[in-house]
RNA sequence: GGGCGGUUGGCGCAGUUGGUUAGCGCGUUUGCUUGACAUGCAAAAGGUCACAAGUUCAAAUCUUGUACCGCCCACCA
Numbered sequence: 001g002g003g004c005g006g007u008u009g010g011c012g013c014a015g016u017u018g019g020u021u022a023g024c025g026c027g028u029u030u031g032c033u034u035g036a037c038a039u040g041c042a043a044a045a046g047g048u049c050a051c052a053a054g055u056u057c058a059a060a061u062c063u064u065g066u067a068c069c070g071c072c073c074a075c076c077a
Base pairs, nucleotide, nucleotide: 001073002072003071004070005069006068007067010026011025012024013023019057028044029043030042031041032040050066051065052064053063054062
């Protein structure tokens, strides 16, 4: 330098063909249960979907650019 994949709450992930409200598990907080803890039960908080631009009535999803991470190839030494 070229190609491919990834980036979604604190962590790990899903999100199909663009469509009504962005979800799951773990974790956190509060309450109930207990003598207390654990387990169990109920509820809550937490996301501008990496960043920017474009297309569209409508974008996490499509297009382009940038950044970061990973894999492969090439080049130099």